A computed fold for a 1379-nucleotide RNA from a metagenome, annotated as small-subunit ribosomal RNA. Rfam family: Bacterial small subunit ribosomal RNA. The sequence is in RNAcentral, with records from SILVA.
[in-house]
RNA sequence: AGAGAUUGAUCCUGGCUCAGAAUGAACGCUGGCGGCGGGCCUAAUACAUGCAAGUCGAACGAGGCGGGAGUGCUUGCACUCCUAGCCGAGUGGCGCACGGGUGAGUAACACGUAGGUAAUCUACCCCGAAGCCUGGGAUAACAGGGAGAAAUCGCUGCUAAUACCAGAUAAUGUUGCAGAUUUUAGUUAAUUUGCGACCAAACGGGUUUCCGCUUCGGAAUGAGCCUGCGGCCCAUUAGCUAGUAGGUGGGGUAAAAGCCUACCUAGGCGACGAUGGGUAGCCGGCCUGAGAGGGUGAUCGGCCACACUGGAACUGAGACACGGUCCAGACUCCUACGGGAGGCAGCAGUAGGGAAUAUUGGACAAUGGGCGAAAGCCUGAUCCAGCCACGCCGCGUGAGCGAAGAAGCCCUUCGGGGUGUAAAGCUCUGUAAGGUGGGAAGACGACUUCGGUCAGACGGUACCACCAAAGUAAGCCCCGGCUAACUCCGUGCCAGCAGCCGCGGUAAUACGGGGGGGGCAAGCGUUAUUCGGAAUUACUGGGCGUAAAGAGCGCGUAGGCGGCCAUUCUAGUCGCUUCGUUAAAUACCCUGGCUUAACCAGGGACCUGCGGGCGAUACUGUUUGGCUUGAGUGCGAGAGAGGGGAGUGGAAUUCCUAGUGUAGCGGUGAAAUGCGUAGGUAUUAGGAGGAACACCAGUGGCGAAGGCGACUCCCUGGAUCGUAACUGACGCUGAGGCGCGAAAGCUAGGGGAGCAAACGGGAUUAGAUACCCCGGUAGUCCUAGCCGUAAACGAUGGGCACUAGGUGUGGCAGGCAUCGACCCCUGCCGUGCCGGAGCUAACGCGUUAAGUGCCCCGCCUGGGGAGUACGUUCGCAAGAAUGAAACUCAAAGGAAUUGACGGGGGCCCGCACAAGCGGUGGAGCAUGUGGUUUAAUUCGAUGCAACGCGAAGAACCUUACCGGGGUUUGACAUGCACGAGCUACUCUGCGAAAUCAGAGGUUCCUUCGGGACUCGUGAACAGGUGCUGCAUGGCUGUCGUCAGCUCGUGUCGUGAGAUGUUGGGUUAAGUCCCGCAACGAGCGCAACCCUUGCCCUUAGUUGCCAUCAGGUGAAGCUGGGAACUCUAAGGGGACUGCCGUUGAAAAAACGGAGGAAGGUGGGGAUGAGGUCAAGUCAUCAUGGCCCUUACGUCCCGGGCUACACACGUGCUACAAUGGUCGGUACAAAGGGUUGCAAGACCGCAAGGUGGAGCCAAUCCCAAAAAGCCGAUCUCAGUUCGGAUUGGAGUCUGCAACUCGACUCCAUGAAGGUGGAAUCGCUAGUAAUCGUGGAUCAGCACGCCACGGUGAAUACGUUCCCGGGCCUUGUACACACCGC
Repeated sequence: AGAGAUUGAUCCUGGCUCAGAAUGAACGCUGGCGGCGGGCCUAAUACAUGCAAGUCGAACGAGGCGGGAGUGCUUGCACUCCUAGCCGAGUGGCGCACGGGUGAGUAACACGUAGGUAAUCUACCCCGAAGCCUGGGAUAACAGGGAGAAAUCGCUGCUAAUACCAGAUAAUGUUGCAGAUUUUAGUUAAUUUGCGACCAAACGGGUUUCCGCUUCGGAAUGAGCCUGCGGCCCAUUAGCUAGUAGGUGGGGUAAAAGCCUACCUAGGCGACGAUGGGUAGCCGGCCUGAGAGGGUGAUCGGCCACACUGGAACUGAGACACGGUCCAGACUCCUACGGGAGGCAGCAGUAGGGAAUAUUGGACAAUGGGCGAAAGCCUGAUCCAGCCACGCCGCGUGAGCGAAGAAGCCCUUCGGGGUGUAAAGCUCUGUAAGGUGGGAAGACGACUUCGGUCAGACGGUACCACCAAAGUAAGCCCCGGCUAACUCCGUGCCAGCAGCCGCGGUAAUACGGGGGGGGCAAGCGUUAUUCGGAAUUACUGGGCGUAAAGAGCGCGUAGGCGGCCAUUCUAGUCGCUUCGUUAAAUACCCUGGCUUAACCAGGGACCUGCGGGCGAUACUGUUUGGCUUGAGUGCGAGAGAGGGGAGUGGAAUUCCUAGUGUAGCGGUGAAAUGCGUAGGUAUUAGGAGGAACACCAGUGGCGAAGGCGACUCCCUGGAUCGUAACUGACGCUGAGGCGCGAAAGCUAGGGGAGCAAACGGGAUUAGAUACCCCGGUAGUCCUAGCCGUAAACGAUGGGCACUAGGUGUGGCAGGCAUCGACCCCUGCCGUGCCGGAGCUAACGCGUUAAGUGCCCCGCCUGGGGAGUACGUUCGCAAGAAUGAAACUCAAAGGAAUUGACGGGGGCCCGCACAAGCGGUGGAGCAUGUGGUUUAAUUCGAUGCAACGCGAAGAACCUUACCGGGGUUUGACAUGCACGAGCUACUCUGCGAAAUCAGAGGUUCCUUCGGGACUCGUGAACAGGUGCUGCAUGGCUGUCGUCAGCUCGUGUCGUGAGAUGUUGGGUUAAGUCCCGCAACGAGCGCAACCCUUGCCCUUAGUUGCCAUCAGGUGAAGCUGGGAACUCUAAGGGGACUGCCGUUGAAAAAACGGAGGAAGGUGGGGAUGAGGUCAAGUCAUCAUGGCCCUUACGUCCCGGGCUACACACGUGCUACAAUGGUCGGUACAAAGGGUUGCAAGACCGCAAGGUGGAGCCAAUCCCAAAAAGCCGAUCUCAGUUCGGAUUGGAGUCUGCAACUCGACUCCAUGAAGGUGGAAUCGCUAGUAAUCGUGGAUCAGCACGCCACGGUGAAUACGUUCCCGGGCCUUGUACACACCGC
């Protein structure tokens, strides 16, 4: 000293929470010793039992015991006397008013502090003065005799005193009167003089040292009373008070006083908070805090109050009395029912209450107290001990050496790491506890025959010495962040944790356990409470435009604050003071004592306060006098929807009357309700009535605000400018109070044209109690009166002063100039915009401040509950004003930032729409999916971006699924140990096969040990298409081939961020140009690569054939050629390069030339940063989890091919631009030895037989098809269409039943161009036609590739979808599928 937490991030506001310190504590776990302290915070509840206040015989009279002496004598009894001994009821004295307890009451002179007492008292002690004389009568005890259960109480008789009484003596005493001095505000007080009146006592006690007694004066101590100031909450308590306030007389007290009483007066207190209610003992101090403050009032100390509850007095120096009395009450106890007894908030203790607080201990040895002459007695005050970790302090539970480091446990990447020098082991030490022995101080003193004797509760304690032995002694909390400390297992939004944020839904450092670590330590945590942090009530030290917060506005009372110059006082203020006080203790400093510390002691400083004295006089204040600049008045001038009243006017709407006129009008997005043939709408004329005042009109004017708008008149408020005659601070603000106060609403009476809540109807809609339409009542208007609220807003209280400017506008004045006016310049008042400094969290404000200051008022203190409830005031009501709490949340909020979104805006793209062509959706079939079914129909993919997808090919295999049969180191890998010698291969048997059993077989190398290989056994391990794609890598899809995504430095911003990347153009493009606080750069775009289109060069076989020659039925067939085509290698070519126009002298666009090709020529490859927890654990890899005679593995069979249905993707069609038949052209790109296979022959055909040729520019697949030529069919379920089914076959294959393809014959279904909806395509494209390939034994309508034929359309960007850039709003950020 701060931190966490509102957000995607940021700054601010703001509440919540944490880290600190503390406690009379309690609870949980744990617990070795000692010292010093502390210990009913609750029931001021009730109390059994014991103890806590007595003492004096030197005040007094009896009595008893003991002792002594004597007498009688029965020799152990009686009596008498003396008792300096002991006990002792009673009389008497002193004490019992202290000490000890408690905090109920008390908001008060109770307490604190400072004063007053000239208004008082004070026993015992001390000092001083004086006195102590003469008498008297009783009474308790006791005795007698009574009452009563008891407590206790009468009656009669005797007696003493330091008990009581009378008299004497009296003053320096008290009191009255008179005078003097001093004093005081004052006949107030003190002193003193004189006179009068009044008042004492114990020749008592005693050892003759003394102790007492009476009066007066003084001192000390203690107490009473009075006063100033100070310290709680509620105004949802605003009025209280009859002894009340004062006076006079009287009474009363130690003493002032309504303290009491009679009479008189009518006062007294109160927003500076009376009265009432709630709470509470106050203080020194204690805790906290940097301080100021806040909280608190245990222990120790001061004061007060109380003593079962309430009341009262008595005694006394002192009480209205804790262990006294009386009365009343409640409760408890005793009782013979008549009556009595009691008071732990003393010390122990008990019950009860409670989370909770101790022994019915020892001693008067010390300190202190009472009594006593003293010895002494009493003392639960006190000193000690006991219990309790309740707190503080101290000590210990061992120390050294001891492994590159045992075991166990934990973790692990299996290598190792941790616990950890820790342990063991070795060598030591001896605190505490234990044992033995010694053993205090605390003691001063008392008594004494002066020799001496006696006296310690604590305590055989502290302390000291010795003995033995590491032996007897460590826990608690925490480890996600805050906050020091990390891993494994278990659990699986369960169990649980949590102070706040928050953890837990299968990899939890946050739950529980283990290991390890961190913190503290005889304790550690938790709970509760206080202060702190919190500047979060802000005096020190906060705020109010938008976060909570300026009253709707004015007038004004109290109050607060207040101009210039003198003057007076010194109250505030300031200074000084060896002044008084601020008790002690505590806290602080120094020193000292217990071994140290805690603790204790001594000294010092401090005690910020109050009071006294002296001084200063600037400022504030007071007194007095002046001034004019603040404020106001006068005079002159003009501006204005300022207010009130009366009157007047025109336009328009509506209605009425009359005319013209005829079928509609009106209304809407479109309609309908409505009005209209009983004549509307429209139009003309006339009339009625109410309300509002177009244009002017303007961020123009006026007003305090609300508000004010036609014109005229009357009444009236305010402001402004100019002038400087007058007053002389008369000012500012303003709690309460009073007034004004839009709209709506209310009361009464008018008025009512238009408009129009409610209401009715029509539409819209899923609904439509709305928006739209047709009607329509209150109301809107006037008069009178209420209401008193608004986003009553500039969300900004009023006043004064100061602090750069620029530019409009309204009202004035002055100047220059002019004949005059305008323009222009200057000054004042108002009203706007922009903007500097400054301020602000930012936005913004900025001489009209939200800047800088002063004065006054109002208001705020987290969100919700709630402007609610209750109470009160106001109101006719509606309601207004004032205005909580319980409970609940961790936020609620402000401004700004980046995104995303918008049925916001601007610009721009894309087969996005539009314009076209062809499809899908309807049929049959194929294929995939959903669903259903099933023993199984394995699994995955699920909007676009799953669904002819993984699968480029499920009859077995594949295969992961199901059934059955087997197997267990395994179908497969590696190494080890032991044993065996076979294995491969062949045959036989069971079996569906796997497998099993049997027989044969007898391998290779060798250093002869063995090895390779195989089998068996064993332990490691293998194996898993089992789970998690939300633990992952890799790969992939998608937005999207969209034009974007970023960085460095600089600059701006408190910051998140911005700038760059925005802007003006342009592009397919963040492509390029220009501009610009930016300048550059990277990933993307483009280009570089492949292919295709033109040309050239080189090369010329297997390809080519123009020329030459040969040759065939034909043919580059042959010689040859190297021209062409082609092949495949290298080059060229295109760059907006050239011209023109436009454009900004740009980029670029448009047009043109040339060219095979023109503006990226066509196509491909190439996919930025990111998004979707997108897809894939079943391609592969991989963490974790799971299975291990099974979730592994082998085999046979089945399934993945099911089928009421639904969807996607395709094929074939529905026909004549066609079908069928015959003839006849022209490709490209591929594939081929487990292969492609020609010619030939057979079969209607699929195909078969056979095999030339070809490892391929050579041979083969191979026939291209649409096309073209010719024929036929003639609009029909057909010579369209081919499904389905029957039969017969072919091929592949171990095997076509489930479940292959193809062929032939026969059969000949639906279907006549397809609803809503929907897909593709912009040119060699769509459409259409065929061909090849991969996979593959076989199986293609799918996929990939190839060529042939070859269109239509695009006006355009309003709309749908997707996207890019800029901008705007946002309460969204999981981001509109939001909230």